[in-house]
Context: one part of a larger RNA
């Protein structure tokens, strides 16, 4: 030091936090609140019993069958008897209250995170009518979907259930229109360029048939640019569509004390936050103010609303149940302490 034991008084005064420990424990018999989705919560909590010996009445099964007799990991009731202690070792829930989150069992960072994370059953939107679905793998052949057929498959987002899910299509995105504008390759080819026969002017040769060289003008054909025209989706346009991506407002006045503002004007906007619910896992300032619980509460509960910067399937607000989760209080319990002691067992240490 490590691990175990045991401890006076007091009992969380320890501590970020009762972390650890320690209380509790099986069976039996009494009894059990609030809530509720009526199943549950519930071993709810909270009592009480328990060993071993005699007898005794019953039940079952067996075996005699006329009472009986035997067994029993059956029940039940009297009497006794030890011990401090009888589920005598061992091994076997600590309860309880409020809250917030997630309904639920379930899953997960193999080896620092098990959750409030994922997943869920259940709701919604979109897709998708089958020789060859949509979707996916795969160059392909092909396979999967599915040996299925909208009550099926395939995507997305919610997340049981209970009461609900408000306005805005202006931006984006999907859906649907085709009048018009704008558009690719392509079709088309106006016109332009180069290139040259040839034809001209000039200077030379040689001589009139020709031939050189510079300049020019320049068909046909090749070549190369290439305008008008013509054309689709698409975008522009027109209309839906928010359980699609998303978004939901300022200033200023007014009531017989004051305060407040139903109310009134007036800018902007697609509309300007509907029910719920709010100092909240969302609240800076905040330890907000008030109540409760402490003698003493930055935590916790319960309102209040000034919501810096709650809010409706990015769901919004309940909710019994369940949680090795999270915060808060209270009971028993205790070396968590006050404050420390003592035993023990293996180390370390010291001789050998």
């Nucleotide at each position: 030091c490590u691990c175990c034991g045991c401890u006076a008084a007091g009992g969380a005064a320890c501590u970020c936090g009762g972390c650890a420990c320690a209380u509790u424990g099986g069976c039996c018999c009494c009894g059990u609140a609030u809530c509720u989705u009526c199943g549950g919560u519930a071993u709810a909590a909270g009592g009480g019993g328990u060993g071993c010996c005699u007898c005794a009445a019953c039940a079952a099964u067996g075996c005699u069958u006329u009472u009986g007799c035997a067994u029993u990991g059956g029940u039940u009731g009297a009497g006794g008897u030890c011990g401090c202690a009888g589920u005598u070792a061992a091994g076997a829930g600590c309860c309880u209250c409020c809250u917030g989150c997630g309904a639920c069992u379930g899953u997960u960072u193999a080896a620092c995170a098990a959750a409030a994370a994922c997943a869920c059953a259940g709701g919604u939107c979109c897709c998708u009518g089958c020789u060859a679905a949509a979707a996916g793998c795969g160059u392909a052949a092909g396979c999967u979907g599915a040996a299925g057929u909208a009550u099926a498959g395939g995507g997305a987002c919610u997340g049981a259930c209970g009461c609900c899910u408000g306005c805005c299509c202006g931006g984006u995105g999907c859906c649907g229109g085709a009048a018009g504008g704008u558009u690719a390759a392509g079709g088309g080819g106006a016109a332009g360029a180069g290139u040259u026969a040839a034809c001209c002017u000039u200077a030379g040769g040689u001589u009139c048939u020709c031939u050189u060289a510079a300049g020019g003008u320049g068909a046909a054909g090749c070549u190369c640019u290439a305008a008008a025209c013509u054309u689709a989706a698409g975008c522009c346009c027109c209309g839906g569509u928010a359980a699609a991506c998303g978004g939901c407002g300022g200033c200023c006045g007014u009531a017989a004390c004051u305060a407040u503002a139903a109310c009134g004007g007036u800018c902007c906007u697609a509309a300007g936050g509907u029910a719920g619910c709010g100092a909240a896992a969302u609240u800076c300032c905040u330890u907000g103010u008030c109540g409760g619980g402490u003698a003493a509460g930055u935590u916790c509960c319960g309102a209040c609303c000034u919501g810096c910067a709650c809010g409706a399937a990015u769901g919004g607000c309940g909710u019994a149940a369940c949680g090795a989760a999270a915060g808060g209080a209270g009971g028993a319990c205790u070396g968590u302490c006050u404050c420390a002691g003592c035993g023990g067992a293996g180390g370390a240490c010291c001789c050998g």